[in-house]
The RNA shown here (transfer RNA) has 78 nucleotides and comes from an uncultured candidate division Zixibacteria bacterium. Its mean pLDDT, the model's own confidence on a scale to 100, is 84. Rfam family: tRNA. It was read from a public genome assembly.
RNA sequence: GUCCCUAUCGUCUAGUCUGGCCUAGGACACCGCCCUUUCACGGCGGCGACACGAGUUCAAAUCUCGUUGGGGACGCCA
Numbered sequence: 001g002u003c004c005c006u007a008u009c010g011u012c013u014a015g016u017c018u019g020g021c022c023u024a025g026g027a028c029a030c031c032g033c034c035c036u037u038u039c040a041c042g043g044c045g046g047c048g049a050c051a052c053g054a055g056u057u058c059a060a061a062u063c064u065c066g067u068u069g070g071g072g073a074c075g076c077c078a
Base pairs, nucleotide, nucleotide: 001074002073003072004071005070006069007068010028011027012026013025020058030046031045032044033043034042051067052066053065054064055063
């Protein structure tokens, strides 16, 4: 340098292939309430994310292009 893979709540992850029931689901964590003599467990509720920019489209987490970060393959020069 060329090419490939990858990025979603604090963490792990589903959804992406084939756009639409997604103002994005789950687990753990955290917060509140209940339960308990207390704590733990358990129950109910809450909080919280699509790396960034552009494009296509009626509609984009999902498709395309670019940028950035991470990982990998193969090359070039010396």